[in-house]
Molecule: THF (Tetrahydrofolate) riboswitch aptamer
Organism: bovine gut metagenome
RNA sequence: CAGAGUAGGGAGACCGCGUCAAGUGCCGGCAGAUGGGAUGUCGCCGCCGGACGAAAGCGGAAGCUGCGAUGGUCUCCCGCGUCCGCUG
Numbered sequence: 001c002a003g004a005g006u007a008g009g010g011a012g013a014c015c016g017c018g019u020c021a022a023g024u025g026c027c028g029g030c031a032g033a034u035g036g037g038a039u040g041u042c043g044c045c046g047c048c049g050g051a052c053g054a055a056a057g058c059g060g061a062a063g064c065u066g067c068g069a070u071g072g073u074c075u076c077c078c079g080c081g082u083c084c085g086c087u088g
Stems, first nucleotide, its partner, number of pairs: 001088003008078009017068003026050005032044001036084005056065003
């Protein structure tokens, strides 16, 4: 001097959940985890409270087609601020 590597994010595929409204997103409070180590939040997750809010349809049935800032897994891409460490 250069590189590897996080939480997580985007896209695709697959399997689900809800559509009798959870989930997602928003606000406030509390707490937590977060490159290999330490530290850290304006990033992320959890809990509580609050506000707001939806696309259903077909069928005799099994079920099917949609809808939702919907959950999980895999793949690809993006990807730590400071100090130390690792590789060249």